[in-house]
RNA sequence: CAGGUUGGUCGGAUGAUCGCGGGUUCCCUUCGGGGUGCUCGAGGAAAGUCCGCACUCCACAGGGCAUGGCGCCGGGGAAACCCCGGGGCGGGGAAACCUGCCGGAUCGGGCCACAGAAAUACACCACCGCGCAAGCGGCCAGGGUGAAAUGGUGAGGUAAGAGCUCACCGGCGCGGCAGUAAUGUCCGCGGCCAGGCAACCCCCGCCCGGAGCAAGGCCAAACAGAGGUGAGCAGCGGCCCGCUGCGCUCGAGCCUCGGGUAGGCUGCACAGAUAGAUGAUCAUCCAGGUGUGCUGCGAGUACGCUCGCCUGCCCACCGGACAAAAUGCGGCUUAUAGACCGGCCUGGAAG
Numbered sequence: 001c002a003g004g005u006u007g008g009u010c011g012g013a014u015g016a017u018c019g020c021g022g023g024u025u026c027c028c029u030u031c032g033g034g035g036u037g038c039u040c041g042a043g044g045a046a047a048g049u050c051c052g053c054a055c056u057c058c059a060c061a062g063g064g065c066a067u068g069g070c071g072c073c074g075g076g077g078a079a080a081c082c083c084c085g086g087g088g089c090g091g092g093g094a095a096a097c098c099u100g101c102c103g104g105a106u107c108g109g110g111c112c113a114c115a116g117a118a119a120u121a122c123a124c125c126a127c128c129g130c131g132c133a134a135g136c137g138g139c140c141a142g143g144g145u146g147a148a149a150u151g152g153u154g155a156g157g158u159a160a161g162a163g164c165u166c167a168c169c170g171g172c173g174c175g176g177c178a179g180u181a182a183u184g185u186c187c188g189c190g191g192c193c194a195g196g197c198a199a200c201c202c203c204c205g206c207c208c209g210g211a212g213c214a215a216g217g218c219c220a221a222a223c224a225g226a227g228g229u230g231a232g233c234a235g236c237g238g239c240c241c242g243c244u245g246c247g248c249u250c251g252a253g254c255c256u257c258g259g260g261u262a263g264g265c266u267g268c269a270c271a272g273a274u275a276g277a278u279g280a281u282c283a284u285c286c287a288g289g290u291g292u293g294c295u296g297c298g299a300g301u302a303c304g305c306u307c308g309c310c311u312g313c314c315c316a317c318c319g320g321a322c323a324a325a326a327u328g329c330g331g332c333u334u335a336u337a338g339a340c341c342g343g344c345c346u347g348g349a350a351g
Stems, first nucleotide, its partner, number of pairs: 001347010012285007020041005026035003043322001047333002050331005055212004068207004072086005087102006103203002108201002110197003124143002127138004151169006170193002172190005177184002216266004225257005232246005286320001288318004293313002296309005
């Protein structure tokens, strides 16, 4: 320097003009509000609403069961389908690195396609013994089937065979050793060697009541209701008269009351409301992209230039993604133009 991989940060800046929402000083007001100044006003994901919690209401003496969730180890965390580090078994890559899975298969049951005699126990062929034979018994070393058939090699042993016995190798278990632990497998012991699936039931350990800010709290029209009072009440523009309508114990109107609908306030935040303000334009700049020209380097040349490359400069044009709070907080997941910083791996060049 190039390619790759991984972690983190930012995700336009300043000014002017116009505008929007909240709070507030002063002024005006027909009391509805208006003007003026100051001040505050989205995100790394505000998103999806997947997980956890705060908060609120409802339910709940205590205990148990079922359903459901979680499940290698250590640490963090209020908690979590959360985070960090580590372990085991796999997959991809040359590597850095990425990625899937995770309690128990000696409690017990169930299942294991096709093929195959047999799928957890079995005897088809072959082998061995007996028998004239049919067949009976032994056996899993050989053949055959299959993803999987009593761990592998050799020796002994036997009628033939077999961990039946022995040596070595592999696995499993126990003990020692190392490690906080998961675990490692350096050492010793035990022939213990009959598989897989627990996302089939099951067993073990831990956890778990429901609904959600449209939660919930407060105030409270109209209509209806209850209690009291009670002869007037309403309209005809203010008053008197008058007229009309309703009412006079089958009770108009007025007063009071409880529950509570519409509606309002709160819950509610150093943005915050109510279906929801946080923006637009212009200028200059900062990244970035494209193009022309100049300069530089290399190659070709008909010596006029042409082509390629990348560094620098001027100019012109384009140009900043994903997306926006609605009770709050912690996570996860998903979307995201572009820029910057660091670690590591591989290759190349120079000193």